[in-house]
RNA sequence: GGGGUAGGCGAGGUGGUUGCUCCUUCUUCGGUUCAUAGCCGAGAAGGGGAGGAAAGUCCGAACUCCAAAGGGCAGGAUGGUCGCUAACAGCGACUCCGAGCGAUCGGAGGAAAGUGCCACAGAAAACAUACCGCCCUGUAAGAUCGGUAUUCACGUUCUUACGGAGUAAGGGUGAAAAGGUGAGGUAAGAGCUCACCGUUCUGAUGGUGACAUCAGGAGCACGGUAAACCCCAUCCGGAGCAAGACCAAAUUGGCCCCGGUUGAAACGGCCCGUUUCGAGGGGCGGGUAGGUUGCUCAGACAAAUAACCGCCCCCGCUUCUGGCGGGAACAGAAUUCGGCUUACGUCCUGCCCCAGCC
Numbered sequence: 001g002g003g004g005u006a007g008g009c010g011a012g013g014u015g016g017u018u019g020c021u022c023c024u025u026c027u028u029c030g031g032u033u034c035a036u037a038g039c040c041g042a043g044a045a046g047g048g049g050a051g052g053a054a055a056g057u058c059c060g061a062a063c064u065c066c067a068a069a070g071g072g073c074a075g076g077a078u079g080g081u082c083g084c085u086a087a088c089a090g091c092g093a094c095u096c097c098g099a100g101c102g103a104u105c106g107g108a109g110g111a112a113a114g115u116g117c118c119a120c121a122g123a124a125a126a127c128a129u130a131c132c133g134c135c136c137u138g139u140a141a142g143a144u145c146g147g148u149a150u151u152c153a154c155g156u157u158c159u160u161a162c163g164g165a166g167u168a169a170g171g172g173u174g175a176a177a178a179g180g181u182g183a184g185g186u187a188a189g190a191g192c193u194c195a196c197c198g199u200u201c202u203g204a205u206g207g208u209g210a211c212a213u214c215a216g217g218a219g220c221a222c223g224g225u226a227a228a229c230c231c232c233a234u235c236c237g238g239a240g241c242a243a244g245a246c247c248a249a250a251u252u253g254g255c256c257c258c259g260g261u262u263g264a265a266a267c268g269g270c271c272c273g274u275u276u277c278g279a280g281g282g283g284c285g286g287g288u289a290g291g292u293u294g295c296u297c298a299g300a301c302a303a304a305u306a307a308c309c310g311c312c313c314c315c316g317c318u319u320c321u322g323g324c325g326g327g328a329a330c331a332g333a334a335u336u337c338g339g340c341u342u343a344c345g346u347c348c349u350g351c352c353c354c355a356g357c358c
Base pairs, nucleotide, nucleotide: 001354002353003352004351005350006349007348008347009345010344012312013311014310015309016308017307018306020049021048022047023046024045025044026043028042029041030040031039032038051330055341056340058339059338060337061336062335063240064239065238066237075236076235077234078233079232080094081093082092083091084090095108096107097106098105099104109231110230114229115228116225117224118223131171132170133167134166136164137163138162139161140160141159142158143157145155146154179197180196181195182194183193184192198220199218200217201216202215203214204213205212206211244293245292246291247290254284255283256282257281258280263277264276265275266274267273313327314326315325316324317323318322
């Protein structure tokens, strides 16, 4: 100088003045009332008055109401192991994989149950395949050499063109290419064979466990993607303080009772009578408006927590016994807790890593 990580503080300290909000007290004052109590208003005294995230409302609880024999389906959440916790997607330690020179950081069930997808490029993106190349070979043409005196023909070697067969070592494409390196082997090649590494299977040992180490076997089957469907394991009833509880008008409607010689209708020729519906009167219960509570040593109900001044402190500038300026940002409780995430400061501290110089 650069970086990593763990934590702290949240903005000074002190005194004064003026305010805001809530609560308590008062042998204070006013109103209401015949008066007291109570209530309303004012005053005085005393006391409480935002955050590390009060935020996002992501996760888990308390509390409340609804639902609910038990089991299953559907749906959702979580996902290495062990522990902590009331619980959690939280926290701690550890394991494996990956990134970094390092301090350190990130990730985590299953892709050999099944289905789907993998742009462009590329031969091929998964029942493998073959563009260039390599190798063998057929036909045709040309060159070359051989025997013979020469040509044709025949044969040798090479080149070119068109075919056939082999190969996947090499090149090329891609984010990713069908185990890697080396040797043998081969016409050229290839786990074709071998050694090591990797993979996988079996066993032993250590560990609570994830897993690690060792030994042996198998030429090797397994491309990626599950924040694609899906499979496996575990867990989950729903709604939320506008939950809910209590008190409770006016108006309309509901139910019950009375309704006498007196309203209407039905039965009937008429009367009595019976039944039904009413006017009127009385009573009951539910709901709404509204209020109280839930609600808190902050506890409101559209929301208070503020402003100014002096001294000290810190920082910057300066013409330096002094003067001037500044002391923030993110953000603001609304039933309450435990977490996570996100936002913020030329703030403070510890430890660690890398590089350079002395």